Transfer RNA from a soil metagenome, 61 nucleotides, folded computationally.
[in-house]
RNA sequence: GGUUGAGCGGGAAACCAGCGGCCUUUCAAGCCGCAGGUCGGGGGUUCGAUUCCCCCCAGGC
Numbered sequence: 001g002g003u004u005g006a007g008c009g010g011g012a013a014a015c016c017a018g019c020g021g022c023c024u025u026u027c028a029a030g031c032c033g034c035a036g037g038u039c040g041g042g043g044g045u046u047c048g049a050u051u052c053c054c055c056c057c058a059g060g061c
Base pairs, nucleotide, nucleotide: 002016004014010047018034019033020032021031022030040056041055042054043053044052
């Protein structure tokens, strides 16, 4: 990431939800797997930015 929510300069975790499978007479639960991310937007610094700086947007006090 749809939700919650870690990471805080070099590979973007995890839970829930979703999808498929196993199990079950069926459902739920459980187990296995899969998919899903302009990291709010723009600019700057840097070899390199989710991370540092500035402005803006949205929300909270």
Record summary:
The coordinates come from a structure-prediction model, not an experiment, and the mean pLDDT is 82. It matches the Rfam family "tRNA". Its family is annotated with triplet codon-amino acid adaptor activity in the Gene Ontology. The sequence is in RNAcentral, with records from MGnify.